[in-house]
The prediction has a mean pLDDT of 86. Predicted 3D model of a 347-nucleotide part of an RNA (small-subunit ribosomal RNA, central domain) from Drosera capensis.
Context: one part of a larger RNA
RNA sequence: UUGAGCAUAAAGCGCCUGUAGGUGGCUUUUUAAGUCCACCGUCAAAUCCCAGGGCUCAACCCUGGACAGGCGGUGGAAACUACCAAGCUGGAGUACGGUAGGGGCAAAGGGAAUGUACGGUGUAGCAGUGAAAUGCGUAGAGAUCGAAAAGAACACCAUGCGCGAAAGCAAUCUGCUAGGCCAAUACUGACACUGAGAGACAAAAGCUAUGGGAUCAAAUGGGAUUAGGUACCCCAGUAGUCCUAGCCCUAAACGAUGGAUACUAGGUGUUGCGCCUGACCCGCGCAGUGCUUUAGCUAAAGCAUUAAUUAUCCCGCCUGGGGAGUACGUUUGCAAGAAUGAAACUC
Repeated sequence: UUGAGCAUAAAGCGCCUGUAGGUGGCUUUUUAAGUCCACCGUCAAAUCCCAGGGCUCAACCCUGGACAGGCGGUGGAAACUACCAAGCUGGAGUACGGUAGGGGCAAAGGGAAUGUACGGUGUAGCAGUGAAAUGCGUAGAGAUCGAAAAGAACACCAUGCGCGAAAGCAAUCUGCUAGGCCAAUACUGACACUGAGAGACAAAAGCUAUGGGAUCAAAUGGGAUUAGGUACCCCAGUAGUCCUAGCCCUAAACGAUGGAUACUAGGUGUUGCGCCUGACCCGCGCAGUGCUUUAGCUAAAGCAUUAAUUAUCCCGCCUGGGGAGUACGUUUGCAAGAAUGAAACUC
């Protein structure tokens, strides 16, 4: 390299938009580039293969033939791909009507709790642990009552529930706004799928600057434990945690499962809409989300119409362990770093 693969063995980009490219629905017409057929020319000889022959055999040598194809030309075919032209509606999209949602952004007011400061009552403990001690407390703590400012998070409802491309999103109300799903009609008429490069977004931590600072809490200090204890436990506690503006761009960013389309046996729960009904239930259809077992697949455990089944298209990625996600170079960043990414050597 071929082959074979990518849930768990190496391997699916964190996720989406989208350029080039690749691939692409049904019907008819044109052309003949791909494709197919026939013929012609050419692809030196030797070699390889087949048949026959010559050295006593063989290697070797001689003679003849052929397979498999390539390139060019001429003449045809028109099913498929492509091209030209015209159409179609099933894919895709638009409009009209509904509908569910913790989708996003902004603003406003809200109640519990926590610690703090103030005041009242009140007296000797509180707190903490395996046991203690550090710590707090007669300068009146802890407990309890009142009233105050502050910051952060929104108990119950609550759910193998919902929404979102993913990251993620949950108290209430208001405003703005994106997407999904359903039903019936109308319209456009392949406008589609994927997507190298590129771009948008991207938890937490971290960085810069302004605020904020209740809680929790890296670092740090102290008390224990211990042989020691730079830890686990305890008392404190700063960055940070929160907001705004801008960076960083990484996660076991996981369903460890790329996206799209079509087909494929059942059972059962649940969410949304529609039909059915006087109404609810039941039932049916579409769209989601779970469980469970066939066929099939799989090394197995398992997956199983939301496939890891059967097929097609496109992208990404893998090729023994370590060295190493390191070195060097480049790009990027304020930095921390990130992205790309070897080799020697060794087993």
About this RNA:
The full RNA is in RNAcentral, with records from SILVA.